[in-house]
RNA sequence: CGUUGGUGCCUCCGCGACGCUAGAACGAAAACCCCGCCAGAGCCGGAAGGCAGCAACGGUAUCAUUCAACGCGUGCGCCGGAGAUACGCUGGC
Numbered sequence: 001c002g003u004u005g006g007u008g009c010c011u012c013c014g015c016g017a018c019g020c021u022a023g024a025a026c027g028a029a030a031a032c033c034c035c036g037c038c039a040g041a042g043c044c045g046g047a048a049g050g051c052a053g054c055a056a057c058g059g060u061a062u063c064a065u066u067c068a069a070c071g072c073g074u075g076c077g078c079c080g081g082a083g084a085u086a087c088g089c090u091g092g093c
Base pairs, nucleotide, nucleotide: 002093003092004091005090006089007088008087010083011082012081013080014079015077016076017074018073019072020071023067024066025065027063028062034059035058036057042051043050044049
């Protein structure tokens, strides 16, 4: 110097770790103007019945806790695979 390998760095994929979100479980929750259903009281009606509707009750927006993806992300990984082999280190010839 040439050639052929290994390895580091690098790229991609998988797996893992971590975070976020959808979502799930449980609880709280409309007092100011949420929804449903509305006892009583009220209104209309001769009556039958109707109207509006407070409380209670049941939900929802929302809030808190826990879990959490087959979703999203990561200046993570002495975890695996593939690629590349410009560059570093290195073996053979």
Molecule: Bacterial small signal recognition particle RNA
Organism: Rhodanobacteraceae bacterium